A computed fold for a 681-nucleotide part of an RNA from a Trueperaceae bacterium, annotated as large-subunit ribosomal RNA, domain II.
Context: one part of a larger RNA
RNA sequence: UCCUGCGACUUACUGGCAGUGCCGAGUUUAAGCCGAUAGGCGGAGGCGAAGGGAAACCGAGUCUGAACAGGGCGUUCAGGCGCUGUCAGUAGACCCGAAACCGCAUGAGCUAGCCAUGGCCAGGCUGAAGCCUCCGUAACAGGAGGUGGAGGGCCGAACCGGUUGAGGUUUAAAACUCUUCGGAUGAGCUGUGGUUAGGAGUGAAAAGCUAACCGAAUGCGGAGAUAGCUGGUUCUCCCCGAAAUAGCUUUAGGGCUAGCCUCGGGGGUUUACCAUGGGCUGUAAAGCACUGAUUGGGCUAGGGGGCCUACCCGCUUACCAAACCCUGUCAAACUCAGAAGGUUCAUGGUCCAUACCCCGGGAGUCAGUCGGCGUGAGCUAAUUUCGUCGACGAGAGGGAAACAACCCAGACCGCCGGUUAAGGUCCCCAAGUUGUGACUAAGUGGUGAAGGAUGUGGAGACGCUAAGACAGCUAGGAGGUUGGCUUAGAAGCAGCCAUUCCUUUAAAGAGUGCGUAAUAGCUCACUAGUCGAGUGUCUCUGCGCCGAAGAUGAUCGGGGCUAAGUCACAUACCGAAACCGCGGCAGUGCACCUUAGGUGUGCUGGGUAGGGGAGCGUUCCGUAAGCCGUUGAAGCGGUACCGCAAGGAGCCGUGGAGGUAUCGGAAGUGCGAAUGCAGGA
Numbered sequence: 001u002c003c004u005g006c007g008a009c010u011u012a013c014u015g016g017c018a019g020u021g022c023c024g025a026g027u028u029u030a031a032g033c034c035g036a037u038a039g040g041c042g043g044a045g046g047c048g049a050a051g052g053g054a055a056a057c058c059g060a061g062u063c064u065g066a067a068c069a070g071g072g073c074g075u076u077c078a079g080g081c082g083c084u085g086u087c088a089g090u091a092g093a094c095c096c097g098a099a100a101c102c103g104c105a106u107g108a109g110c111u112a113g114c115c116a117u118g119g120c121c122a123g124g125c126u127g128a129a130g131c132c133u134c135c136g137u138a139a140c141a142g143g144a145g146g147u148g149g150a151g152g153g154c155c156g157a158a159c160c161g162g163u164u165g166a167g168g169u170u171u172a173a174a175a176c177u178c179u180u181c182g183g184a185u186g187a188g189c190u191g192u193g194g195u196u197a198g199g200a201g202u203g204a205a206a207a208g209c210u211a212a213c214c215g216a217a218u219g220c221g222g223a224g225a226u227a228g229c230u231g232g233u234u235c236u237c238c239c240c241g242a243a244a245u246a247g248c249u250u251u252a253g254g255g256c257u258a259g260c261c262u263c264g265g266g267g268g269u270u271u272a273c274c275a276u277g278g279g280c281u282g283u284a285a286a287g288c289a290c291u292g293a294u295u296g297g298g299c300u301a302g303g304g305g306g307c308c309u310a311c312c313c314g315c316u317u318a319c320c321a322a323a324c325c326c327u328g329u330c331a332a333a334c335u336c337a338g339a340a341g342g343u344u345c346a347u348g349g350u351c352c353a354u355a356c357c358c359c360g361g362g363a364g365u366c367a368g369u370c371g372g373c374g375u376g377a378g379c380u381a382a383u384u385u386c387g388u389c390g391a392c393g394a395g396a397g398g399g400a401a402a403c404a405a406c407c408c409a410g411a412c413c414g415c416c417g418g419u420u421a422a423g424g425u426c427c428c429c430a431a432g433u434u435g436u437g438a439c440u441a442a443g444u445g446g447u448g449a450a451g452g453a454u455g456u457g458g459a460g461a462c463g464c465u466a467a468g469a470c471a472g473c474u475a476g477g478a479g480g481u482u483g484g485c486u487u488a489g490a491a492g493c494a495g496c497c498a499u500u501c502c503u504u505u506a507a508a509g510a511g512u513g514c515g516u517a518a519u520a521g522c523u524c525a526c527u528a529g530u531c532g533a534g535u536g537u538c539u540c541u542g543c544g545c546c547g548a549a550g551a552u553g554a555u556c557g558g559g560g561c562u563a564a565g566u567c568a569c570a571u572a573c574c575g576a577a578a579c580c581g582c583g584g585c586a587g588u589g590c591a592c593c594u595u596a597g598g599u600g601u602g603c604u605g606g607g608u609a610g611g612g613g614a615g616c617g618u619u620c621c622g623u624a625a626g627c628c629g630u631u632g633a634a635g636c637g638g639u640a641c642c643g644c645a646a647g648g649a650g651c652c653g654u655g656g657a658g659g660u661a662u663c664g665g666a667a668g669u670g671c672g673a674a675u676g677c678a679g680g681a
Stems, first nucleotide, its partner, number of pairs: 001681006011091013026047003032041003051058002061073004094232002097229001101222006112196009121186001123155003126151001130147006159183003165178003198214001200210003235615006245258005259365002261362007270355001272350010286335002291331003296326003300321001302320002304317004368392007376384002397408003412584004417580003423574003426559003432571001434570006445561001451546002455543010472530005478503003483497003509524001513522002585605009616670001618667005626660003635654005641648002
C1' cells in the first nucleotide's frame, strides 16, 4: 500500500409538535387481582370542562383602586388516552481519543541508601614518623649513615569505571563493539542474607533512582472521568436551499436570541417592479451667510520706533496689527444654498412568481474571500476597518495561453440539427490572408515615469517674401573715440557709470563672441550685390524614439507577422451546457374528466451546511405442516435483458443441501477514509 471481515445517532423515561386510531363534555386507568401467550376486573388518581388574586376571597369575571374610572389577566376557539415520526430534557446518549484526579493493592531479584556476615586487590616505584650508630651542643637543637615501612602517595594487570575518535543506529545489542583513557590500600570493589515505597522512600543533589520512557512507579477499580478540541460517521432518486451579520456573553475558533433556509396550517395580491402625486434627507459638487483657517491691498483702534517735551499734549512712521471694506482661497466634527440618488405613504398599471404576511415543527450559519464604487487608520504603503453591488463560497460551460473571485453565461437527460454571447477569423486552432480610408518603421504592437529630442502625420496662429525673403557666396562693417570713471594698463569686449550721444552713410552697437599684458587681429549685429521661391517662430493634437540593469534559455501562448500592428467605418463567418428545433423524464400552479389517477396547458428542475418527500437492499419473525429444491438450494463466476437509481430477473457454468414469493412486523440494517480494529498478501 492493497484485499476480506468488523466499525459510529441507540435504548428507557418525561415533555413539545405533527400524522394516525378509539371515545367524546368527557377521557383514561396505576399498583394489584382473576385468567393465564388471549383477555377480564380494578375509577384510587391524572388530564380536560373557569378564571383572577401573594392570599383571604370572589367568580364570567377578577386584580389594582376611594371609584359604578382607567388599566392588567381572563370570558369566543374540545378534550382525553394509545400508536408512529421528529425534536428537547435526564441518563455515557453518534463513535474513537487525552494529559490528569481519587481509592485499594503489587513491587528494592533493576537501581539508591543503610544493617549483618563473608570475599578480592599480579608486579614494580617512592621511602614519612619512630628507632640504632656516628658527628654535633653546656644541655637541647641540628647534621650524616643505617634501619624502618607511612601515604584517600606514584606506575600498572585483575577488578571498578566510561574520557576521545570511529563503527553501529529496520543494530550482533531497546546503550553495544573497536581504539584510547580514569581509579586501582580506598570516601575501594564485590558475594550472600536483610531493611526503607508512591506525595512516599533513597539521593556526596542530576528532580537522579525506586524492574528497558519517573517533576510523582506499576496493576486493578471509580470509569464509557471530562474533552466549548481534532478525526471519522456506511444505499438511491426527487423538491427547496442558507450563513460567515446584529445584540449579549470570564465572550471572542464556544454559546443564546434575532436575521437568512426549510416543512405544515391559515390569509389571499397585501409582495416585487414601473408610472404618477405628496412627505423626509443634507452627501457629491459648490459656497463663505455662521464657526474657524487664510493671500495681497485699503482704511483705522491699540501697541512698538522716531521727533518734540517740566507736565498734560502734539507731530510722524516702507514696523506689528483688532474691527471694517475690496481681492484671492480652505474645512470629517463649517453651510446661505444644494443635486443624482435613497427612503416612506397613497393611487394606478404590469406581473401570477410555490411573491408577501401571520401561527407552529426542524435546521444550519456567528473564521469569509476577491472585484467595482464610496470612506476611516496607514505613506491616496503593505495591511487593516466600514458601507454598497456582484461573484466565488455552494457554480459546471465558453473567453482571458495556463488562472476560485475578471468578461460572457446559470448545466433535468439525449441528438453526427440550427442561431448567437464574450471573444475571435495566416498556421498550431473553428471562422475574412474581407472591403474602404488613414497612421506607425519603432518588431512600436508584444511592460514603465519625470525628463529629453530638427522622428513623422493632422490642425492652427503670427512674422518675412518677385519693392527678391530664408540658407550660401562676394564686399562693406566707418568717424568724434582710446566715451567717462577705475586702473600699472582698461583702447567695443576685467569692473563701474550713462534717457549708450552726435556725425558720414546703402549700412555699421560707445558693440554678439573669440583673442591681446594693453593694442593689434578674426567675427557678429547691420547694409549692398549675387541667386530666384518659399522661409522662420510658436500653439494644439495622432502614432512613434531615448530614458529601459538580474540572477539555469529564450519568447507576443508558439510559429511567424510590416500587417497577421494601430485608428475609423462596413460586411460576412466562427464561437458555450446561453437561445431555438426534435425526442424523453420529473416537480408544481390552473382547468377538465373525475377521483387519490389521467388529459390539456403554463412555469420550473446548478447546488455545500441544512429542511422536506419517495424508494432499494440486508438479517430475523409471521404468512409457511404453504411454495421452490439432488430433473440440483444457498454461495461463487459469466452475460448483449428490465428499472432514473439504489437494485432486479432470465440463461450458462461452478457448487452439493438448503432456500423462501407476497403482504406485514422487528432491527446488532448498507463503509473508502477515523495516523480506525483483526487477519491475509
Notes: The sequence was found in a public genome assembly. It matches the Rfam family "Bacterial large subunit ribosomal RNA". Its family is annotated with ribosome and structural constituent of ribosome in the Gene Ontology.